[in-house]
RNA sequence: AUUCCUAAGUUUGAAUUGGGCGCUAUGGUUGGAAACUCCAUAGUGGAUUCGCUCAAAUUCGGGGAACGCUCUGACCCUCUCGGGUCGUGCCAAUCCCGAGCCAAGCUUUCUGUUGCGGCAGAAAGAAGGUGUAGAGACUGUACGGGCGACGCCUAGACCUGAAAAAAGGCCUUGGCGAAGAGACAGUCCAGACCACGAACGCACUCAAUC
Numbered sequence: 001a002u003u004c005c006u007a008a009g010u011u012u013g014a015a016u017u018g019g020g021c022g023c024u025a026u027g028g029u030u031g032g033a034a035a036c037u038c039c040a041u042a043g044u045g046g047a048u049u050c051g052c053u054c055a056a057a058u059u060c061g062g063g064g065a066a067c068g069c070u071c072u073g074a075c076c077c078u079c080u081c082g083g084g085u086c087g088u089g090c091c092a093a094u095c096c097c098g099a100g101c102c103a104a105g106c107u108u109u110c111u112g113u114u115g116c117g118g119c120a121g122a123a124a125g126a127a128g129g130u131g132u133a134g135a136g137a138c139u140g141u142a143c144g145g146g147c148g149a150c151g152c153c154u155a156g157a158c159c160u161g162a163a164a165a166a167a168g169g170c171c172u173u174g175g176c177g178a179a180g181a182g183a184c185a186g187u188c189c190a191g192a193c194c195a196c197g198a199a200c201g202c203a204c205u206c207a208a209u210c
Base pairs, nucleotide, nucleotide: 001016002015003014004013021045022044023043024042025041026040027039028038031036049149050148051147052146053145054144059099060098061097062096063095064094068090069089071087073086074085075084076083077082100130101129102128106125107124108123109122110121111120112119113118134189136188137187138186139185140184150177151176152175153174155172156171158169159168160167
């Protein structure tokens, strides 16, 4: 997203489908010394550590997109109903770009200060973010930024062991610990659907009473 079910489903149901992710296996004119990374295919969905800290910008523009729907525009199949491929338009999970801007941390420069270890401020920069919700407003956080811990793996040094090795310990280097934030959890708002009402106002009708 479609179909079905439902009184009603934006999955608070089922099935199928599109896209994303991990694991396992295989392969690789992938990067690497290795662990591992990257890519492709098949099968599959058991599993994905913890703590502290940051909460700002949230603007203006632009490009792409599966599934689905549509039009019948072209072509093909069919006795018919109809179906298929390409194309037009719509919707849209989502993939991105430019300018500007941004919290904490990091780098550089300058200024001030200093008890010379630093501290404060300004500017610039790298990464990351914003831009990118159902039109949208706000709050909180994490799956996000920063710092650290832990587990496993790689390589190396050292120690125990010692003839050598196996095994263990410790330190360092690198790697792994999925994806979801194109709004996640909420409060509001917006737009839909179902069931059940209650109260009040106005108008009208009827009845009764004065």